Molecule: c-di-GMP-I riboswitch aptamer
Organism: bacterium
């Protein structure tokens, strides 16, 4: 230092769903709760998936099409890291 693994030991993180604040929204935060994670740490690199203020377009108020929004507990790559075993 690399590799694998989560049986042990020390932890840790928090899905639904409720209250409550921000958002056009999707989806975030903050309490409480725990489905369940060996990176369910970090960050939006590719990719996929949601959503359409705003923009185009059509039409009688109606669809549609786009991300510059989001999503990392979709998937992939990056960085970091406890403990064992080799």
């Nucleotide at each position: 230092a690399g590799u694998u693994g989560a049986a042990a030991a020390a932890g840790g993180c928090a899905a639904a769903c409720u209250a409550u604040c921000c958002g056009a929204a999707a989806g975030g935060g903050c309490a409480g709760g725990a489905c369940g994670c060996a990176a369910a740490g970090u960050a939006a690199u590719g990719g996929g998936u949601c959503u359409a203020a705003g923009g185009c377009a059509u039409u009688u108020u109606u669809c549609g099409c786009u991300a510059u929004g989001a999503u990392u507990g979709c998937c992939a790559a990056a960085c970091u890291a406890c403990c064992a075993a080799c």